[in-house]
Annotation: Two RNAs folded together computationally: RNase P RNA and transfer RNA, 456 nucleotides in total. Its mean pLDDT, the model's own confidence on a scale to 100, is 76. It holds a member of the Rfam family "Bacterial RNase P class A". Rfam classes the family as a ribozyme.
RNA sequence: GAAGAAAAUUAGACAAUCGUUCCGAUUUUAUCGGAAAGGAAAGUCCGAACACCAGGAGCAAAAUACUUCGUAACGCGAAGUUCCAGCGAUGGGAAGAUAGUGCCACAGAAAAUAAACCGUCUCGAUAAUUCGAGAUAAGGGUGAAAAGGUGGCGUAAGAGACCACCAGUUUUGAUGGCGACAUCAAAAGCUCGGUAAACCUUAUUUGGUGCAAGGUCAAAUAGAAGAGAAUUCUCAUAAUUUUUUGUGAGAAACGAAUAGCUCCGCUCGUCAAACUCUUGGGUAGACCGCAAAAAUCAAGUGGCGACGCUUGAUUCAGAUAAAUGAUUGUCAUUCCGAUUUUCGGAUUGGAAAACAGAAUUCGGCUUAUUAUUCUCUUCAGCA
RNA sequence: GCCGGGAUAGCUCAGACGGUAGAGCAGGGGCCUGAAAAGCCCUGUGUCCGUGGUUCGAUUCCGCGUCCCGGCA
Numbered sequence: 001g002a003a004g005a006a007a008a009u010u011a012g013a014c015a016a017u018c019g020u021u022c023c024g025a026u027u028u029u030a031u032c033g034g035a036a037a038g039g040a041a042a043g044u045c046c047g048a049a050c051a052c053c054a055g056g057a058g059c060a061a062a063a064u065a066c067u068u069c070g071u072a073a074c075g076c077g078a079a080g081u082u083c084c085a086g087c088g089a090u091g092g093g094a095a096g097a098u099a100g101u102g103c104c105a106c107a108g109a110a111a112a113u114a115a116a117c118c119g120u121c122u123c124g125a126u127a128a129u130u131c132g133a134g135a136u137a138a139g140g141g142u143g144a145a146a147a148g149g150u151g152g153c154g155u156a157a158g159a160g161a162c163c164a165c166c167a168g169u170u171u172u173g174a175u176g177g178c179g180a181c182a183u184c185a186a187a188a189g190c191u192c193g194g195u196a197a198a199c200c201u202u203a204u205u206u207g208g209u210g211c212a213a214g215g216u217c218a219a220a221u222a223g224a225a226g227a228g229a230a231u232u233c234u235c236a237u238a239a240u241u242u243u244u245u246g247u248g249a250g251a252a253a254c255g256a257a258u259a260g261c262u263c264c265g266c267u268c269g270u271c272a273a274a275c276u277c278u279u280g281g282g283u284a285g286a287c288c289g290c291a292a293a294a295a296u297c298a299a300g301u302g303g304c305g306a307c308g309c310u311u312g313a314u315u316c317a318g319a320u321a322a323a324u325g326a327u328u329g330u331c332a333u334u335c336c337g338a339u340u341u342u343c344g345g346a347u348u349g350g351a352a353a354a355c356a357g358a359a360u361u362c363g364g365c366u367u368a369u370u371a372u373u374c375u376c377u378u379c380a381g382c383a
Numbered sequence: 384g385c386c387g388g389g390a391u392a393g394c395u396c397a398g399a400c401g402g403u404a405g406a407g408c409a410g411g412g413g414c415c416u417g418a419a420a421a422g423c424c425c426u427g428u429g430u431c432c433g434u435g436g437u438u439c440g441a442u443u444c445c446g447c448g449u450c451c452c453g454g455c456a
Base pairs, nucleotide, nucleotide: 001379002378003377004376005375007373008372009371012331013330014329015328016327017326018325020036021035022034023033024032025031026030038355042366043365045364046363047362048361049360050210051209052208053207055264056263057262058261059260061206062205063204064203065202066080067079068078069077070076081094082093083092084091085090095201096200100199101198102195103194104193117140118139119136120135121134122133123132124131125130148166149165150164151163152162167191168190169188170187171186172185173184174183175182176181214288215287216286217285224279225278226277227276228275231252232251233250234249235248236247237246238245239244253270254269255268256267258265295314296313297312298311299310300309301308302307333352334351335350336349337348338347339346340345384455385454386453387452388451389450390449393408394407395406396405402439410426411425412424413423414422432448433447434446435445436444
């Protein structure tokens, strides 16, 4: 110098003028004073707080998946283990394919209980070429993937069929580690295809709906139109000669609803009215929820780290179609150029500053984006 | 603000259990006709919204992003 890797910080400051929203005060409708976006306020992808849905059980559904920690909690983070990628700094992945089912196009003989197209070998037929029967997975060819590798022994030819070494798997034991796991030793010819971001199995976890939750008040309207399920018995009492009818209580059955489904249970109902649902019309305003909290900052301290603990200080947006802005000046930052120089710098001209904007509130993740810095890696050059 | 769904040919839509995608209309050419329309025959067209991953292989499965549509007082 070039090409990379990883992390951190920053997101201008001050003043004047003109405005916007909220709060407070006052001489009360206008003055004065104070406060006023982010690192992502975004995506709404996870986890919670908070609120409502009487309650309980089961099923379904969903999510996660190496280990140990951290945390209010998490699908997040930290430190490790192991595999893969990279020369490297470093980055990415992670239960089970030996529970079962499915799939593996085309090509190829054969795609998972292996298999005979070419080849090799044996036997038979045959004048010859060749044909038939069998053996064989060493070699060829196909494919993303072909059932361990090398050498020997063996054989008609061959083959873990057998042997030695190597690689892997499983089991057992020892050592180290909290653990994932690592190292060493022994045994078994055990050599077992891939896919679970296919179904599934195992383990763990999860009730649902989201501040348009939910509560209070006001306003509006025709109590509009349409639709709606399900019954008997007993007792008491009144009327009555009795039958029967009305009222009340109780029992069982049935129906509706019960915020994924089913059951129990609760509630309401089984003449009508009421009630429920649908459609249409109307009103679509105010207040609370709603700003002191897993809060922020500083110092100390424990921990490799995520993070925890102690002490002190501070109070820090709250709009509702939605405020937080604009202009000018000075300074600061970065870049480009010019002049000057005692080579440290100084003076001066110009340019640039992104992504984006709170809407109940927090903790993360992801995505967008400005400028700068430290550290590390590889390569090249010079001394 | 909070939820749900979609993007495939010029247009409207299919497709799926992963093996390389179709239908109708439109367009082009030909036949028919004196010439048109209608009819008949033939025919082209796709980065399956973008970008990473899983897989031998992705339009399909899994992340992230872009755009569009719908519901909730």